[in-house]
Annotation: The prediction has a mean pLDDT of 86. The part of an RNA shown here (large-subunit ribosomal RNA, domain I) has 530 nucleotides and comes from an uncultured bacterium. Rfam family: Bacterial large subunit ribosomal RNA. Its family is annotated with ribosome and structural constituent of ribosome in the Gene Ontology.
Context: one part of a larger RNA
C1' cells in the first nucleotide's frame, strides 16, 4: 500500500410525512379609480429589529348583529391592563385614513421643496400652525374623462428564424409583437342571403360535409361553401313623402331652410294622400317593489364500556349501542359511538343578488281602389392601383377603397362566379338587438390511476427575497427533536469559549448541526498478500 472483517467519523441518499403546489368541475364575481385606485414610502406597540394589522382618531374608533369566557397578533418573556355593564373573536354598515403615486396649486432627482386666496388658531406684531379651494380636456350647465388590471374580444399597424431539403412568388402568418378601444363577454345579426325548376328563411357555436370542391414556382403547401344533424332562439327602430307648431332668410304673392311634435318602416312591395272600419288585447330586451329564495356571521346534531399489554390504546380480547350520520381530520399506535365534524334540520339587526306576482312606463291592429308623391348620392357602378375573400389576376364574380369618371327612382335597382338573354331570389348606399360562444387576476365548495422537498409554482421556510448586473433584466439555496420542552438543574475537564464526561428528563437522547441515516471519502483494530 491493497484486500477482507469489525467498529467509528463525515455525508445527507432512501423510507415515511406535509403546512405548499398542479389540474379540473360546479357555483359566484367579472372590475377598481378625482368620494384619489393599483402599488408604495414613512410611521403607529410599555419594552419592538422583522412579518402581519392599522394611519397623527394609527396593534386601533362608532353602530348593529353573532358567539359566550377568556383576552392584549406571528412570538416567548417582563410589566401594566381589559372582560357577564359581555371583552377578545366573527359578520354587516360607518368614521378616521400622514406622504408619494393618474397625482391634479407650482416645481421636482417619487414619498421632497415652494406657494396664492378664504376662514380659523397663536403672538404686542411678523415669522408659525390648522381647514378648505386653486392642474388639464369635453360640455351652456349639470356633469363626464384621465390611471391601473390575468386572459378572453374588436380595430389600426405588422416581422423574422423556419418550410420549400438552395431561393425570389409562396410559406411561417395576418402568427409573434406594438398601439387604440370596449364588455362581462366582445364581435356578428334580421337577407340588395342561399339555392335551383324543389325549396330554406337573422346572427353565433359544435358535429358532419372534407382534407372533398378548389387554389398552388399546380412545388412546399393553403383549403372552403351549400345541404344534413344539434346548441340557442327574438325581433325591432329611424330617414323620406304628408300634417301641425315655431324660428330664420329671400326679390315677400309665396317659397326655402332649420328645430320640435305627429306620421311611417316594406318585397305577395310598403308607406304618404283620399275613402271605409276598429278603440280591443297582447308584448317588453325598461324602472321600482312585496312574498319568497340565496350570499355575507352562526345554531343544534345519535351512539361505549371493561380487561390485560404498553411510555401511551384508537390495536387485541370480552360484552354493548347509533346510523337520513361507517365522508374526512385530530387525539401519546389503527376510534361510527373521545374532540372537530358528517347526514338530516334550523338562523340575520345590516348590506347585496335573484325574483314567475304587483305597480309604473314603453310599444302594439285592419281593408279597398290608384291620376299623384316618398322609399338612404359624389352613393351604386365603371377605369387604373391595391387589399380581402380557401381562391397567388386568373375566364374572376361577390366585398373594401387611394385616384379619375359617374347613374336610375318601383315600368326602378342589385344578385344568382366574366359577359348576354330568359327565369328565379332580394330591396344596397341609416341604426339597435338577449341566448347558445371565448376567457379566469379573483371568491367559495369539491374532486384527483396529479407532485411529495433535485418533485410540485421560481418560491411548503419572512422569495421575486439573498445575490448578480450601470440598466433592461437574471435569480437561488433553505422543510421534519419529541406525545409533551419535560430543551438537560447541579458537578468535573477547560483558554471559563467550543467540546466532552457525570447527573437528570424521556418510551427512546431522538440533544436542538435534533426522524430514518445509504454511498463516495477519511480513520482505528485484527487477519491475509506484497
Nucleotide at each position: 500500500a491493497g484486500c477482507a472483517u469489525a467498529c467509528g467519523g463525515a455525508g445527507g441518499a432512501u423510507g415515511c410525512c406535509u403546512u405548499g403546489g398542479c389540474a379540473c368541475a360546479g357555483a359566484g364575481a367579472g372590475g377598481c379609480g378625482a368620494a384619489g385606485a393599483a402599488g408604495g414610502a414613512c410611521g403607529u406597540g410599555g419594552c419592538u429589529a422583522c412579518c402581519g394589522a392599522c394611519g397623527a382618531a394609527a396593534u386601533g374608533c362608532c353602530u348593529c348583529g353573532g358567539c359566550g369566557a377568556g383576552c392584549u397578533g406571528g412570538a416567548a418573556g417582563c410589566a401594566a391592563g381589559c372582560u357577564a355593564u359581555g371583552a377578545c373573536c366573527c359578520g354587516a354598515g360607518g368614521a378616521u385614513g400622514u406622504c408619494c403615486g393618474a397625482a391634479u396649486g407650482g416645481g421636482g432627482a417619487a414619498a421632497c421643496c415652494c406657494a396664492a386666496c378664504a376662514g380659523g388658531g397663536g403672538u404686542c406684531a411678523u415669522g408659525c400652525c390648522c381647514u378648505g379651494u386653486u392642474a388639464c380636456c369635453c360640455g351652456a350647465a349639470a356633469g363626464g374623462g384621465a390611471g391601473c388590471a390575468a386572459a378572453c374580444c374588436a380595430a389600426g399597424g405588422g416581422a423574422a428564424g423556419u418550410g420549400a431539403a438552395a431561393c425570389a412568388u409562396c410559406u411561417c402568418a395576418g402568427u409573434a409583437c406594438c398601439u387604440u378601444g370596449a364588455g362581462g363577454a366582445a364581435a356578428a345579426g334580421a337577407a340588395a342571403a342561399c339555392a335551383a325548376u324543389a325549396g330554406u328563411g337573422a346572427u353565433u357555436c359544435c358535429c358532419u360535409g372534407a382534407g372533398u370542391a378548389g387554389u398552388g414556382g399546380c412545388g412546399a403547401g393553403c383549403g372552403a361553401a351549400a345541404a344534413g344533424g344539434g346548441a340557442a332562439a327574438a325581433g325591432c327602430c329611424c330617414a323620406a313623402a304628408c300634417c301641425c307648431a315655431u324660428a330664420u332668410u329671400c326679390g315677400a304673392a309665396g317659397a326655402a331652410u332649420g328645430u320640435g311634435g305627429g306620421g311611417g318602416u316594406a318585397g305577395u312591395a310598403g308607406g304618404a294622400c283620399a275613402c271605409c272600419g276598429a278603440u280591443a288585447u297582447g308584448u317588453g330586451a325598461c324602472u321600482g317593489u312585496a312574498c319568497g329564495a340565496g350570499a355575507u356571521a352562526g345554531u343544534g346534531g345519535a351512539a361505549c364500556g371493561g380487561c390485560g399489554u404498553g411510555g401511551g390504546a384508537a390495536a387485541g380480547c370480552c360484552g354493548a349501542c347509533c346510523a337520513a350520520a361507517g365522508a374526512g381530520g385530530g387525539u401519546g399506535a389503527g376510534a361510527g359511538u373521545c374532540c372537530c365534524g358528517u347526514a338530516g334540520a334550523c338562523g340575520a339587526a345590516a348590506u347585496c343578488u335573484c325574483a314567475a306576482g304587483c305597480a309604473g312606463c314603453a310599444c302594439u291592429a285592419g281593408g279597398u281602389u290608384g291620376u299623384u308623391c316618398c322609399u338612404g348620392a359624389g352613393u351604386a357602378c365603371c377605369g387604373c392601383g391595391g387589399a380581402g375573400c380557401a381562391c397567388g389576376u386568373g375566364a374572376a364574380a361577390u366585398u373594401c377603397u387611394g385616384c379619375g369618371g359617374g347613374a336610375a327612382u318601383c315600368u326602378g335597382c342589385c344578385g344568382g362566379a366574366a359577359c348576354c338573354a330568359u327565369c328565379c331570389g332580394g330591396u344596397a348606399a341609416g341604426g339597435c338587438u338577449a341566448a347558445a360562444u371565448a376567457c379566469u387576476c379573483c371568491u367559495c365548495u369539491g374532486u384527483g390511476a396529479c407532485c411529495g422537498a433535485u418533485a410540485g409554482u421560481g418560491a411548503a421556510c419572512c422569495a421575486g427575497u439573498a445575490c448578480c448586473g450601470u440598466g433592461a433584466g437574471g435569480g437561488a439555496a433553505a422543510g421534519g427533536u419529541g406525545a409533551a420542552a419535560a430543551g438537560a438543574a447541579c458537578c468535573c475537564u477547560u483558554c471559563a469559549g467550543a467540546a466532552g464526561g457525570g447527573a437528570g428528563u424521556g418510551a427512546a437522547a431522538a440533544g436542538a448541526a435534533u426522524c430514518u441515516g445509504a454511498a463516495a471519502c477519511c480513520g482505528u483494530a485484527u487477519g491475509c498478500u506484497u